[in-house]
RNA sequence: GGGUGAUUAACUCAGCGGUAGAGUGCUUCGUUCACAUCGAAGAAGUCAUUGGUUCAAAUCCAAUAUCACCCA
Numbered sequence: 001g002g003g004u005g006a007u008u009a010a011c012u013c014a015g016c017g018g019u020a021g022a023g024u025g026c027u028u029c030g031u032u033c034a035c036a037u038c039g040a041a042g043a044a045g046u047c048a049u050u051g052g053u054u055c056a057a058a059u060c061c062a063a064u065a066u067c068a069c070c071c072a
Base pairs, nucleotide, nucleotide: 001071002070003069004068005067006066007065010024011023012022013021018055026042027041028040029039030038048064049063050062051061052060
C1' cells in the first nucleotide's frame, strides 16, 4: 500500500427495514442477628462518527475513526 471482518448497556453478546433486548454486573426493597443465597422492582443506550437512500435505518449505501486478520 491492497483486501476481509468487527464496532449495540459497565462487561460478554443477540437483534432478516416498522417502539432496542438477554445474561452477568449495579441500585432499592423483602428474607437474615448479620453476611451470602434466594425473591421482587428499578436505573443505565445520541446502536463508533458523518452523510445518503427510504413513509420509516442498529439493519441498506458511501466516507471517516479504532481494533483484528490475510496479501504484498
Source information
Predicted 3D model of a 72-nucleotide RNA (transfer RNA) from a Candidatus Falkowiibacteriota bacterium. It matches the Rfam family "tRNA". The family's RNA type in Rfam is transfer RNA. Its mean pLDDT, the model's own confidence on a scale to 100, is 83.